[in-house]
Molecule: small-subunit ribosomal RNA
Organism: metagenome
RNA sequence: AGGGUUUGAUUCUGGCUCAGAAUGAACGUUGGCGGCGUGGAUUAGGCAUGCAAGUCGAACGGGAGUAGCAAUACUCCAGUGGCGAAAGGGACAGUAAUACGUAGAUACGUACCCUCCGGCCUGGGAUAGUCCACCGAAAUGUGGGGUAAUACCAGAUGAUGUCUCCGGACCAAAGGUGUGAUUCCACCGGGGGAGCGGUCUGCGUCCUAUUAGCUUGUUGGCGGGGUAAUGGCCCACCAAGGCGAUGAUGGGUAGCGGGUGUGAGAGCACGACCCGCGUCAUUGGGACUGAGACACUGCCCAGACACCUACGGGUGGCUGCAGUCGAGGAUCUUCGGCAAUGAGCGCAAGCUUGACCGAGCGACGCCGCGUGCGGGAUGAAGGCUUUCGGGUUGUAAACCGCUGUCAGUGGGGAGGAAAUUGAGGUGGGUACUCUCAUCUCAUUGACUUAUCCGCAGAGGAAGCAAGGGCUAAGUUCGUGCCAGCAGCCGCGGUAAGACGAACCUUGCUAACGUUAUCCGGAAUUACUGGGCUUAAAGGGUGCGUAGGCGGUGCAGAAAGUUGGGUGUGAAAGCCCUCGGCUCAACCGAGGAACUGCGCCCAAAACUGCUGCACUAGAGGAAGACAGAGGUACGCGGAACUUAGGGUGGAGCGGUGAAAUGCGUUGAUAUCCUAAGGAACACCGGUGGCGAAAGCGGCGUACUGGGUCUUAUCUGACGCUGAGGCACGAAAGCUAGGGGAGCGAACGGGAUUAGAUACCCCGGUAGUCCUAGCCGUAAACUAUGAGCACUUGAUUGGAGGGUCCUCCAUAGCCUUCCAGUCGUAGCGAAAGUGUUAAGUGCUCCGCCUGGGGAGUAUGGUCGCAAGGCUGAAACUCAAAGAAAUUGACGGGGGCUCACACAAGCGGUGGGGGAUGUGGCUUAAUUCGAGCUACGCGAAGAACCUUAUCCUAGUCUUGACAUGCACGGAUUAACUCGUGGAAACACGAGCCAGGCCUUCGGGUACAACGUGCACAGGUGCUGCAUGGCUGUCGUCAGCUCGUGUCGUGAGAUGUCGCGCUAAAUCGCUUAACGAGCGAAACCCUUGUCUCCAGUUGCCAGCGGGUCAUGCCGGGGACUCUGGAGAGACUGCCGGUGUUAAACCGGAGGAAGGUGGGGAUGACGUCAAGUCCUCAUGGCCUUUAUGACUAGGGCUGCACACGUCCUACAAUGGCACGCAUAAAGGGAUGCAAACUCGCGAGAGCAAGCAAAUCCCAAAAAACGUGCCCCAGUUCGGAUUGCAGGCUGCAACCCGCCUGCAUGAAGCCGGAAUCGCUAGUAAUCGCGGAUCAGAAUGCCGCGGUGAAUGUGUUCCUGAGCCUUGUACACACCGCCCGUCAAGCCACGAAAGUGGGGGGUAUCCGAAGUCGCCGAUGGAACCGCAAGGACCUAAGCGCCUAAGAUAAACUCCGCGAUUGGGACUAAGUCGUAACAAGGUA
Repeated sequence: AGGGUUUGAUUCUGGCUCAGAAUGAACGUUGGCGGCGUGGAUUAGGCAUGCAAGUCGAACGGGAGUAGCAAUACUCCAGUGGCGAAAGGGACAGUAAUACGUAGAUACGUACCCUCCGGCCUGGGAUAGUCCACCGAAAUGUGGGGUAAUACCAGAUGAUGUCUCCGGACCAAAGGUGUGAUUCCACCGGGGGAGCGGUCUGCGUCCUAUUAGCUUGUUGGCGGGGUAAUGGCCCACCAAGGCGAUGAUGGGUAGCGGGUGUGAGAGCACGACCCGCGUCAUUGGGACUGAGACACUGCCCAGACACCUACGGGUGGCUGCAGUCGAGGAUCUUCGGCAAUGAGCGCAAGCUUGACCGAGCGACGCCGCGUGCGGGAUGAAGGCUUUCGGGUUGUAAACCGCUGUCAGUGGGGAGGAAAUUGAGGUGGGUACUCUCAUCUCAUUGACUUAUCCGCAGAGGAAGCAAGGGCUAAGUUCGUGCCAGCAGCCGCGGUAAGACGAACCUUGCUAACGUUAUCCGGAAUUACUGGGCUUAAAGGGUGCGUAGGCGGUGCAGAAAGUUGGGUGUGAAAGCCCUCGGCUCAACCGAGGAACUGCGCCCAAAACUGCUGCACUAGAGGAAGACAGAGGUACGCGGAACUUAGGGUGGAGCGGUGAAAUGCGUUGAUAUCCUAAGGAACACCGGUGGCGAAAGCGGCGUACUGGGUCUUAUCUGACGCUGAGGCACGAAAGCUAGGGGAGCGAACGGGAUUAGAUACCCCGGUAGUCCUAGCCGUAAACUAUGAGCACUUGAUUGGAGGGUCCUCCAUAGCCUUCCAGUCGUAGCGAAAGUGUUAAGUGCUCCGCCUGGGGAGUAUGGUCGCAAGGCUGAAACUCAAAGAAAUUGACGGGGGCUCACACAAGCGGUGGGGGAUGUGGCUUAAUUCGAGCUACGCGAAGAACCUUAUCCUAGUCUUGACAUGCACGGAUUAACUCGUGGAAACACGAGCCAGGCCUUCGGGUACAACGUGCACAGGUGCUGCAUGGCUGUCGUCAGCUCGUGUCGUGAGAUGUCGCGCUAAAUCGCUUAACGAGCGAAACCCUUGUCUCCAGUUGCCAGCGGGUCAUGCCGGGGACUCUGGAGAGACUGCCGGUGUUAAACCGGAGGAAGGUGGGGAUGACGUCAAGUCCUCAUGGCCUUUAUGACUAGGGCUGCACACGUCCUACAAUGGCACGCAUAAAGGGAUGCAAACUCGCGAGAGCAAGCAAAUCCCAAAAAACGUGCCCCAGUUCGGAUUGCAGGCUGCAACCCGCCUGCAUGAAGCCGGAAUCGCUAGUAAUCGCGGAUCAGAAUGCCGCGGUGAAUGUGUUCCUGAGCCUUGUACACACCGCCCGUCAAGCCACGAAAGUGGGGGGUAUCCGAAGUCGCCGAUGGAACCGCAAGGACCUAAGCGCCUAAGAUAAACUCCGCGAUUGGGACUAAGUCGUAACAAGGUA
């Protein structure tokens, strides 16, 4: 400090997500030791059991025990009494202020402690305990007798106290110990102190306005009451106030702070442990006692719950320490001790203390230590992997040497303990029983152990997670969109570095991961530190309230501000320094800090305040000007429709084409007249006006605003503007008018698969007017208002000034308004650019991922429609902006192609051939979309032939290599048996190779057995190579350098002209280059040279019936070598003086002469694993191999490609002429003979320019046929033959005779072809035993049409739009159907909460009353005083009732929404998306 993720790629915007740190954690795996911390976060749910507050006998009477003869002493005890129990300990329910924090204030109190002053006198009557009696299960009580006090009461004294009318009045006490007390400990009154507490004030302290008004003791006053004390705290009376947009009231949530976590900080989140404060103690209420409580382990009452019970009645409160149940993901021992620190009581010893100190449990956290150290290569074995060589695990181990931490075991042992306690001594303090200092001796440890010594031995001690990217670290196997992983992106559909395992590696380490949560990263709420044209975001516009902000000068005061001082900001914590535990964690000391608040002093620049001035802001005045600014009233013409009349006579109207509609009852057309309503042509203009919406014929009246000029007046009067008010297109609503045209709805006609649309004919609301409502729009400049500043150019509108001698125009200057282009700058870019989206200031509004959703709900407005305000659950990892490259468009422009057009001939109809689909079958093997379909297959009867089918066989194999063993026969050959064959079994026979010393050896071939392996036309063409098709012989595809752009990219390659061409030229931020095009190659067309056999024969000669047959010849044809030739070279024109085009000459050939080969970057996961090669997988007595037979030929049908026809440009018959290119030895085969023929027989020649196949056919000539299902056509079938072959049944070809089907030129649609081409005619070859109408070639005859680009198809370039990029066979919307999820509504129903009203009303304080009861005082007594029970009153908890409010559940049914590979219907959007 950043990274991943939207895209084909890019730049942004923007969310999601990761890496860090942390925790009172939990879970998983694992787990050696120690130190220091920490541990019920949920049910403030319920609790068994034990303990957690007592102490004092030196306050008191008494009882028990011990010792003693006793007096008495000592110990213990219930009770009276004193002090304590209000602390300590726990929890965080409530509480948004009766709280807390901070800074202040005072109308107050204070036991124990310190200090000072003063006092402590005289009396009295009870009562508990106890004894007796009684009731009760118990708890608890009742009556009677008697007793003490530091318990209680009375009196005295009495101010330094309290009250006061200033005269006065009132108020106290207790003793104890001791031989002995004014002196020790207590007691009483008063003053002061310390500490603690009460109360009050300023400021600060969460969310919500879908809570906007709240309040009657409420706000204040007077007088009382009450309190320790102020105060409506309470009461009576009086007044009508008080709080609130700076958020009252209500609702939700929450103890607050010191601090803690994180962060650079600002912040954000939290408030465990520790400290301070508050509050609570089973729920609610209440008081009593007391210095202090309305009291955690006190009391009373009410409620719930639980327990005991003899059923009559009682008892209880762990949110103390342990512990238990429950709930929960989850949180410990029913431990030891008062040794230390502290607390209570006590004169003290001491007692008590679950405070505390310790131990236990938990890796819960932090910190520390260890699990060894050194050497050790044969780089062992094993594992994993491998290209089989090796690599790696790995110095790791083994092995050798060494050490002894921790743990273990045995033994010693400092410290936590002193200001403890006791006894004694000495000295001091004022007589002491008190106390201080010091010395000696004795004494106190629950728990713990630093550390030291000894012993043995590497012995007892390593795991967890991860390894696709982010993010350090990879291989193999298994699996096969399964199982699974996943924080995000995403992996997995047969070669997974992502799943599972193994090995290896990486990270951390007694832990490691996961989950949850907070902060960070996130500048993703932006104070520091963001935005709003198009990404989310400017309010529709104005006026204006509160508020915020505000011109120039001077003076004052000092609120803000600044400086200095001072008080406070508890301790702990953080930070720094030092120190103590061996270090660290931890702990101690000091410092700093605590950014805050208060007080004092000072300053006066800035802001605010006060006062006095100013004129540059703002406003007024005067004069002038422009304008569809507004409102009302009136007027006008054109057009339209309707009505009346005239003319006229058959159609009109409408559309892509039609129809509905109108018309002989006279339309349309045309003329005249009348009526009606609405809108205002031309002018008219990126012209004007208005705040916006908006405003357009003309006139009048009323009226708002603006601009210019003058610088005349006021003197900051200003800007913005939450709420508020007003205006506000269209549509819509209410009422009343009006209604020509247009025209939702609706009707009809078309279109269509449908057409609730687009088109047409009608047509109601509405559109218009008046009055009122609605309040929204892409109300847009998608750009809030105001002010200031910052280079320019130009146009238009409204004014003013100036120049030249006057006027006018032009020019120039200037103010305002409206536009265009553009500098800097800004911006993600597009763009913007003085009309800012630049640079600043002020104010307002708004935004914070997409969807859900502008929905639900609540509120409010509206007559309604609906508007304003406005969520959440759930879901996704994107949604989006701008620009780029492509692709696409029923976008545009330019250009090309047998693409169309113009032609010729076909296909589609018939019959047949052949291929395919389908069907069938035991099997009909397999592959192949345009670019498959007479294709692979240049040729299926067996073979071929295959995982085709049926059946029979073989298993190292039909084929290859190697090893081991055997052995001379089992090889070959011959024969036999079985058999369909393969094969199996048996018999006979005899070898071969190499070496040889000829004795033999060897085991090479072959065979058998065994082992490695062979084999596979099995799968995957989506793992591949190679080859091929297609776009396409289309003109394209790229690179280097430079330049432009943030970038993807662009430029070059665009533009103009030209070309078949990215061919060439010109221009040019491009300049060059490469692959393609072209050329080079083959062939063909002309000529020359050379050569002349097997070819040729003009001339010469010979010969034949005839033939280059022969001698010869090289002239010609030809053959096959070498050359020549064509290059827009020449001329003219056009063109830019270009490239080039047009025409011409010459030429065999003219503008790439014709044809071929040649196919750029790439596309289609195109085709082929069945040509071949090959990874992986599968198979191995079978998916391999052999054999026989069948199938690939099967036939209702559909399609493709062909052949042959339908005939007379023909058919048949006869005659006759002329090719080219090929093939031939298991071959081509002449001639001859036979046969009607296919063919057969015999056989010459020829390895071929020599011989053969071989006849060319159309053509041409002659004859017949005479338009018919024919002398067309030949299918089909029968019979008879031939050929090949082992074999023609399934299933070949050919021949002869006979038979003689459909078919008379072919619907929609569709194919080929631009010249030696189409058409037509035959010939040859490959394959091949045989089997072409197919394929590949060859020549013969030989046209027509077009010179164009509107359309169809395809292609290229430029441009444009795009929501496409798997790229239009794209994307994508809505209903319906299915599943699932959350939410809303809903008759109702269940519950919670806080209030209100009424009733009832416990305990209790207070008041009244007091006839009940009463020892203390007065009184001789009677009686009184005083107190009191009961009663009454106010208040009041719980409870009951009622009507509302609010929140949360459930709810038949219902509504939309989200999500879910392959459902239905359409096709709304994205291209002009086919109606923008």